[in-house]
Context: one part of a larger RNA
RNA sequence: UUGGGUUUAAAGGGUGCGUAGGCGGUUUGAUAAGUUAGAGGUGAAAUUUCGGGGCUCAACCCUGAACGUGCCUCUAAUACUGUUGAGGUAGAGAGUAGAUGCGGUAGGCGGAAUGUAUGGAGUAGCGGUGAAAUGAUUAGUGAUCAUACAGAACACCGAUUGAGAAGGCAGCUUACCAAACUAUAUCUGACGAUGAGGCUCGAAAGUGUGGGUAGCAAACAGGAUUAGAUACCCUGGUAGUCCACGCAGUAAACGAUGAUUACUAGGUGUUGGAGGAUUGACCCCUUCAGUGCCGCAGUUAACACAAUAAGUAAUCCACCUGGGGAGUACGACCGCAAGGUUGAAACUC
Numbered sequence: 001u002u003g004g005g006u007u008u009a010a011a012g013g014g015u016g017c018g019u020a021g022g023c024g025g026u027u028u029g030a031u032a033a034g035u036u037a038g039a040g041g042u043g044a045a046a047u048u049u050c051g052g053g054g055c056u057c058a059a060c061c062c063u064g065a066a067c068g069u070g071c072c073u074c075u076a077a078u079a080c081u082g083u084u085g086a087g088g089u090a091g092a093g094a095g096u097a098g099a100u101g102c103g104g105u106a107g108g109c110g111g112a113a114u115g116u117a118u119g120g121a122g123u124a125g126c127g128g129u130g131a132a133a134u135g136a137u138u139a140g141u142g143a144u145c146a147u148a149c150a151g152a153a154c155a156c157c158g159a160u161u162g163a164g165a166a167g168g169c170a171g172c173u174u175a176c177c178a179a180a181c182u183a184u185a186u187c188u189g190a191c192g193a194u195g196a197g198g199c200u201c202g203a204a205a206g207u208g209u210g211g212g213u214a215g216c217a218a219a220c221a222g223g224a225u226u227a228g229a230u231a232c233c234c235u236g237g238u239a240g241u242c243c244a245c246g247c248a249g250u251a252a253a254c255g256a257u258g259a260u261u262a263c264u265a266g267g268u269g270u271u272g273g274a275g276g277a278u279u280g281a282c283c284c285c286u287u288c289a290g291u292g293c294c295g296c297a298g299u300u301a302a303c304a305c306a307a308u309a310a311g312u313a314a315u316c317c318a319c320c321u322g323g324g325g326a327g328u329a330c331g332a333c334c335g336c337a338a339g340g341u342u343g344a345a346a347c348u349c
Stems, first nucleotide, its partner, number of pairs: 003321004008302001012317001014201001016199002021194001023192001026087006033081002035077008048066007091191001092188003095184004100179001103177007110154001114150007126135001162169001206247006215241002220236004258316006266294011298305002322349003331342004
């Protein structure tokens, strides 16, 4: 490489948008590039294979045929692919009507809790633990009441609930932005799916500049524990956690399951619609889009998956090929740095 694979054995890119490329729905005409058939030319000789012959045999040599899977030309065919013309509407998009949500961005507001400050009233304890001590406190702690300020997070509702490409998103409210969904079938008429490179977004920690700092808390200090205790426990406590604007670009970035399309028993919840039936918002029947559970066929090494497939197929991309060495070294690119991306070999089992 071929093949075989990628939930859990090695293997799905963190996510989307999209360039090139490969792939592509329906009807009909033209063309004949691919494709198919026939004919002709060429495809050197030697070599090779088969038949025959010559050296006593063989090697060797001579001779005839085949082979030479290819290329070129001509003629014909037109199902499929391509190219091109004309249509059509099932894919896709637009319109109209409805309706949804913790979707995003920016602003405003709220209450509980916590801490601090001040004041009232009050007196010897508080705090902490397995037990203690460090710590705070008669300069009046803790408990309690009032007032003020500060920062951060939003109890209940809350749910296999919801919306988002993923990361992620939850107090209330206003503005702006975006989106899927349902119904209809008015318009466009294949405009599509995938997507190497590329670009965007991307938790936490980290990083730069400037703010902010209530609580929590790496580092650090002290007290304990212990043989020791650079820990677990306790008292403190700085970066950080928060905000603005940049950088960084990784995670068990997980459904450990790439995207899209079609098909393949049922049952039962639930979210957002629609239709029927009905006096009727209920119940009932049907249907579309999501989200759960159970389960047949089928699949699977098993566990399990099972219309939200890990079933049956198709297209495109990514990735794997024994363990260690190693996601290391070297080089290159990126980064302020930390480091990231790409990514071996010797050797060894």
Molecule: small-subunit ribosomal RNA, central domain
Organism: uncultured bacterium